RNA sequence: GUCAUGUCCCGGGGACGGUGAAAAUCCGUACCGGCGGUGAGAGUCCGCGACCCGGCCAACGGCCGGCUGAUCUGGUGGAAUUCCAGAACCGACAGUCACAGUCUGGAUGGGAGGCGCAUGGC
Numbered sequence: 001g002u003c004a005u006g007u008c009c010c011g012g013g014g015a016c017g018g019u020g021a022a023a024a025u026c027c028g029u030a031c032c033g034g035c036g037g038u039g040a041g042a043g044u045c046c047g048c049g050a051c052c053c054g055g056c057c058a059a060c061g062g063c064c065g066g067c068u069g070a071u072c073u074g075g076u077g078g079a080a081u082u083c084c085a086g087a088a089c090c091g092a093c094a095g096u097c098a099c100a101g102u103c104u105g106g107a108u109g110g111g112a113g114g115c116g117c118a119u120g121g122c
Stems, first nucleotide, its partner, number of pairs: 001122007009114002015029004030102002032091002034048004043089002052066006071087005093105003
């Protein structure tokens, strides 16, 4: 250094105004962007996770399967749908005097995974 096993910790951001009987949900203008990968840095490429649905197991739980949004143009360069410029687009479920990416809730949860430590192999 790398692989295996065990283990500690970490592990999601963002709003104001207007109308109205009523909206942090509409309208206007703002704002936000999990994890790994990728010839070069990604919300929109590839894959994963979260939510939801189904199946199996004796189970708090575990495993398997399904579902799962959105980008173009130009520039630089050896290389970029990732950088720079411009213009776009997307956002689980439940709740709510009126429709939610930004409010409240499941969640002091789960989690892709990340740093470290220990032991062993090469």

Predicted 3D model of a 122-nucleotide RNA (FMN riboswitch aptamer (RFN element)).
Its Rfam family is "FMN riboswitch aptamer (RFN element)". Its family is annotated with FMN binding in the Gene Ontology. From the family's description: The RFN element is a highly conserved domain that is found frequently in the 5'-untranslated regions of prokaryotic mRNAs that encode for flavin mononucleotide (FMN) biosynthesis and transport proteins.